[in-house]
This record gives sequence, C1' cells and structure tokens, in this order.
RNA sequence: AAGAAUCUUCGGGGUGAGGCGAAAGUCCUCGACCGGCGGUGAUAGCCCGCGAGCCAGUUAAUCCUGGUUGGAUCGGUGAAAUUCCGAUGCCGACGGUAUAGUCCGGAUGGGAGAAGAUAAAG
Repeated sequence: AAGAAUCUUCGGGGUGAGGCGAAAGUCCUCGACCGGCGGUGAUAGCCCGCGAGCCAGUUAAUCCUGGUUGGAUCGGUGAAAUUCCGAUGCCGACGGUAUAGUCCGGAUGGGAGAAGAUAAAG
C1' cells in the first nucleotide's frame, strides 16, 4: 500500500377541495404529491438488471430452484443523453375497508446495496 475474512452503522417516499351515499383520504369532478438499489460514453419511476411482493417445488423450518412481477414518446443541445432541457403522456405488489401508488397492516421486518473500521500471512 492493498485486502480474502471479520465487525459496525446506514439502507422508501407521497393528496387538497367538492359531490353522491348509511358508510368512500378507495367511487365521481377539478387539482396535487411521491419515486428503493446497481449499471449505462451524460445525471433514469417508465433503457438493462436486481431487491421486495406473489405463485409452485423442496424442507421440520429457513436457505435453495423455477415462474410471475407496471410504465415514454417527440423535439433540442452535444462526441456521447428513451438519463440533461422543453413539451405532452404513462406506471405503481399483497391483505383490510365502499373499489387505494398516497389510509391501516405484515414492517421497530426484510433487502438490492452503500459507507466505515480492523489483525495475520504474503
């Protein structure tokens, strides 16, 4: 100096008003707000991949394996951008409840990962 291993910490955000109704932050009307992680010649909810969720198999259980899992175009600049700028759009797991991206819940959970620290040997 580097660094396998070990340890520590961190690691998801968001609706106003009105209407109908017995009941709706869920329906209707007009608006609003939010966006995990890694990658990408240039910065991403909608390009690629991952995580979480769900289903099946296996197991005492977990792990593991497989499946499933939403959405963007155009123009401009530029060496390079579906990532920047402009415009117009779109998407959003499961359970509960009068039908939910925004309420409640699993979840003070889990996790993709991120940051930091530290021997020995060589």